The part of an RNA shown here (small-subunit ribosomal RNA, 5' domain) has 524 nucleotides and comes from an uncultured prokaryote.

Context: one part of a larger RNA
RNA sequence: GGAUGAACGCUAGCGGCAGGCUUAACACAUGCAAGUCGAGGGGUAACGAUGUAGCUUGCUACAGGCGACGACCGGCGCACGGGUGAGUAACGCGUAUGCAACCUACCUUUAACUGAGGGAUAGCCCAUGGAAACGUGGAUUAAUACCUCAUAGUAUCCCGACACCUCAUGGUGACGGGAUUAAAGCUCCGGCGGUUAGAGAUGGGCAUGCGUGCCAUUAGAUAGUUGGUGAGGUAACGGCUCACCAAGUCAACGAUGGCUACGGGGUCUUAAAGGAUGGUCCCGCACACUGGUACUGAGACACGGACCAGACUCCUACGGGAGGCAGCAGUGAGGAAUAUUGGUCAAUGGAGGCAACUCUGAACCAGCCAUGCCGCGUGUAGGAUGACGGCUCUAUGAGUUGUAAACUACUUUUAUACGGGAAGAAAAAAGUCCACGUGUGGACAACUGACGGUACCGUAUGAAUAAGGAUCGGCUAACUCCGUGCCAGCAGCCGCGGUAAUACGGAGGAUCCAAGCGUUAUCC
Repeated sequence: GGAUGAACGCUAGCGGCAGGCUUAACACAUGCAAGUCGAGGGGUAACGAUGUAGCUUGCUACAGGCGACGACCGGCGCACGGGUGAGUAACGCGUAUGCAACCUACCUUUAACUGAGGGAUAGCCCAUGGAAACGUGGAUUAAUACCUCAUAGUAUCCCGACACCUCAUGGUGACGGGAUUAAAGCUCCGGCGGUUAGAGAUGGGCAUGCGUGCCAUUAGAUAGUUGGUGAGGUAACGGCUCACCAAGUCAACGAUGGCUACGGGGUCUUAAAGGAUGGUCCCGCACACUGGUACUGAGACACGGACCAGACUCCUACGGGAGGCAGCAGUGAGGAAUAUUGGUCAAUGGAGGCAACUCUGAACCAGCCAUGCCGCGUGUAGGAUGACGGCUCUAUGAGUUGUAAACUACUUUUAUACGGGAAGAAAAAAGUCCACGUGUGGACAACUGACGGUACCGUAUGAAUAAGGAUCGGCUAACUCCGUGCCAGCAGCCGCGGUAAUACGGAGGAUCCAAGCGUUAUCC
């Protein structure tokens, strides 16, 4: 000098764009953050319309027949999105490659199929236990829930003969035969689905080389350990697991151990090499009160799922129960220190749905903070009797503050008031019509904005609403006077102060930056 997720002191007019618990992965009140589908199903708790009946004429009763829909069965989603960096020095990450041995719901595409039956169970009803959480028994009912049968390729398995490769065991290919495995319907008739097999796409799993901290005052480490045979297991290879056999394997090119630490793209600095760093944004990984376990599923060993154990908190009728903000806000605590218990789904994206639409603290916005970067303003021109006042001196006078002020003329960014007023939104979805074998395409008219009456524009008023901070001995730009008298104090280093202090305190003046300026901390 540059830099920062900064803090502190003094000061402060505005806007744009960013950023905002670095500490206790400490504990959390409250609200919200994952639902959706009635075009899968039985149904009808609430609401509404309609109809019928009754009468008190606006209320009651009835009717799942209708719009819808609490709870329930079922489907899809909840493995994404969002948070944090505790652990991890290792295939974790980065880079390069591979499948030898793999899986992939939804999506795209190709081919074929979608036939016939059955038994249950939630709900509802009845009874009943418990303070509650939550149950228990009986009866009854449906489905795109579950089961059986049929059908069966280019799926899986077995057998046969053939061809090719191999010394051989065996492997590969196509052919023939046998065995096994499937489905679900709904409909507003437009459509939406279901099953099997193949391909694609996407996402993952696994494997290998190289790179990726410090300590040798850590030198030996290792028994599933290293390899083999066989078996089990997995989507898949493999000591992944097990039985048996062999005795290996790693290590001074640093094994093992200890300490520290998420990694990268990047960021800061620098002429570069290098050094430092990993906050925001993006990619990967890991974690979800602590430890463990699996279930479901295409996918988890699952942040707002389950079970067990533990610590902690809460409820209790003492028998027993409930909970997990490292989601968004917010609270306490810790700390030098870090924001609102805000608005909207309008856009973008996600889940479900044929769709309308619903949900979405993702997201988009607004609020707070000079935390940073950038931009603008606090006036402009003229004006000497060089006014008053202050300060200084060689002191009846000069110098300086200083064109500074007053005064004259002008401007109106900004401010205030009033008026107008967006883009982001139609390029979508849905609707109507037309075309079309399908996929789909075309035309038409309409709806939809949180931000926000915001940005922006115009008019009016009037210099009006707007400057500070640090420094002035040398380094280092900027000097005198007064006070003090090794005191009080200053200080980054050298050092100032003991009676003429340009170094302390004040004043005048000056210098440097400027809505900031200094100090502290850290890095180059």